[in-house]
RNA sequence: GGAGUCGGCCAGGCAGUCGCUGCGCGCAAGCGCAGAGGAAAGUCCGGGCUCCGUAGAGCGGGAUGCGGGGUAACACCCCGGCGCGUAUAGGUGCCGCGCAAGCGGUGCGAAGGCGACGAACAGGGCCACAGAGACGAGUCCCCGGGUCAUACCGGGGGGUGAAACGCGGCAACCUCCAUCCGGAGCAACACCAAAUAGGCAAGCGUUUGAGGUCGGCUCGGCCGAGCUUGCGGGUAGGUGGCUUGAGCCCGUGGGUGACUUCGGGCCUAGAGGAAUGGCUGCCAUGGCGCGCGCCUUCAGGGGCAGCGCCAACAGAACCCGGCUUAUCGGCCGUCUCCCUUU
Repeated sequence: GGAGUCGGCCAGGCAGUCGCUGCGCGCAAGCGCAGAGGAAAGUCCGGGCUCCGUAGAGCGGGAUGCGGGGUAACACCCCGGCGCGUAUAGGUGCCGCGCAAGCGGUGCGAAGGCGACGAACAGGGCCACAGAGACGAGUCCCCGGGUCAUACCGGGGGGUGAAACGCGGCAACCUCCAUCCGGAGCAACACCAAAUAGGCAAGCGUUUGAGGUCGGCUCGGCCGAGCUUGCGGGUAGGUGGCUUGAGCCCGUGGGUGACUUCGGGCCUAGAGGAAUGGCUGCCAUGGCGCGCGCCUUCAGGGGCAGCGCCAACAGAACCCGGCUUAUCGGCCGUCUCCCUUU
């Protein structure tokens, strides 16, 4: 330097302007600060948290499954083993062709990739097609022995098949073994709390008329059996839960590694029909198109300047750890093989 391979990171930048959400300051006008992701997604696993149940045990059910380790935990991650791919690239062995260069076939063979890799003498079940026979044994063909001929005995024989009697194979069929798992979820849950209608209690009232209505008051008229107050439960609505956390960054020690000890520093969305946006300018990167100017070529053409257009997947909703899926581009590194130089 090339080819392959695996992994990590970024997810355009700056400025102006108009808005949105939260917090702080301010009497106010307003000002200041902060404001989506690597997947916020699918909701597939595992936890925290909350309530129910709570004194424990069992049945049933579910999950996991090579060994060891990591972790709060896991179906995740790391290290190691075993198996699989006709593994494959470069390389190389052998064979063939060729005068040669080389080409073809066949093996060996790297990093890496993939694997629900416990148990088949506990038991049940299943083993397509082909085949006589698929786990109970059995005799289709051939050979040897045996018999008058069968029967019968023997064969590392043939044929079928993935597998042919051999402690056969399948547990991603039931099952057994080991380990783990209570249920429901922030629409959890807690608090405050209208109107209306129920509930309970007290007081007043029912022809000696409470109360209502006739626009406010008095009189009067009409209706009239309920009215008022308090307490309690629930609903609408509001508030909390709600972002300080298995947190992030840097250094350090341990470990092959996943990970972790110690020290220092930092605070980084918190909405609730749901904010995190729109526009303009400049710069950067990539792609596509034009390319009359410039360079180059005999020419087709190639390159450069310049101009125009486009720029990924997608968006928090209690919070974390994973997995899976989507994703324009860019940067960095691991490992293996090959080439060149020193």
Predicted 3D model of a 342-nucleotide RNA (Bacterial RNase P class A) from a Burkholderiales bacterium. A source record names the gene rnpB. NCBI's taxonomy places the organism under Bacteria, Pseudomonadati, Pseudomonadota, Betaproteobacteria, Burkholderiales.